Molecule: transfer RNA
Organism: Patescibacteria group bacterium
RNA sequence: GAGGGUAUAGCUCAACGGUAGAGCAUCAGCCUCUUAAGCUGUUGGUUCUGGGUUCGAAUCCCAGUGCCCUCA
Numbered sequence: 001g002a003g004g005g006u007a008u009a010g011c012u013c014a015a016c017g018g019u020a021g022a023g024c025a026u027c028a029g030c031c032u033c034u035u036a037a038g039c040u041g042u043u044g045g046u047u048c049u050g051g052g053u054u055c056g057a058a059u060c061c062c063a064g065u066g067c068c069c070u071c072a
Stems, first nucleotide, its partner, number of pairs: 001071007010024004018055001027041004048064005
């Protein structure tokens, strides 16, 4: 320098263009002499950034940035 992949909750990951979810974690409660384990519930999002298309964008298009892979 060229090509490809990826970016979503604190972490790991989902999500036909039509209300962004799950597990773990946090917090609260139950249980227990206490802790751990277990059970129930709760909280948590500027979907990397900036534009475009669309009635409507995490999703499609363009540009940029970070990371990973391949080639040179």